[in-house]
RNA sequence: UCACCCCACGCGGGAGAGUUCCCGGACGGCCAGUCCGGGGCGCCGAAGGAGCAACCUCCCCGGAACCUCUCAGGCCAACGGACCGCGUGGGCAGG
Numbered sequence: 001u002c003a004c005c006c007c008a009c010g011c012g013g014g015a016g017a018g019u020u021c022c023c024g025g026a027c028g029g030c031c032a033g034u035c036c037g038g039g040g041c042g043c044c045g046a047a048g049g050a051g052c053a054a055c056c057u058c059c060c061c062g063g064a065a066c067c068u069c070u071c072a073g074g075c076c077a078a079c080g081g082a083c084c085g086c087g088u089g090g091g092c093a094g095g
Base pairs, nucleotide, nucleotide: 002095005091006090007089008088009087010086011085012084013083018041020040021039022038023037024036025035026034027033042075043074044073048071049069050068051067055063056062
């Protein structure tokens, strides 16, 4: 003096799929509309989870996907959101 990589935090970006049907209630003088709860069918996948396994890597062990399944989650907006970029701190480093 110190990268790659790993972890945490902060900022920015970040998709998909019915604001569908029925019942009850509230707001609304009534209607329309909105909200809450319950039920049904349909749908999405990039929190998490599970499965196969590409791959890491020539072998064993190990790890393991944006693939698959939809348990969970989600289908107006918001929240969330894998992943990506930048920054800070720590680890790696008694190297």
A computed fold for a 95-nucleotide RNA from a Frankiaceae bacterium, annotated as Glycine riboswitch aptamer. Its Rfam family is "Glycine riboswitch aptamer". Rfam's curators write: This family represents the bacterial glycine riboswitch. It was read from a public genome assembly, where an Rfam model found it. Lineage of the source: Bacteria > Bacillati > Actinomycetes > Frankiales > Frankiaceae. The coordinates come from a structure-prediction model, not an experiment, and the mean pLDDT is 78.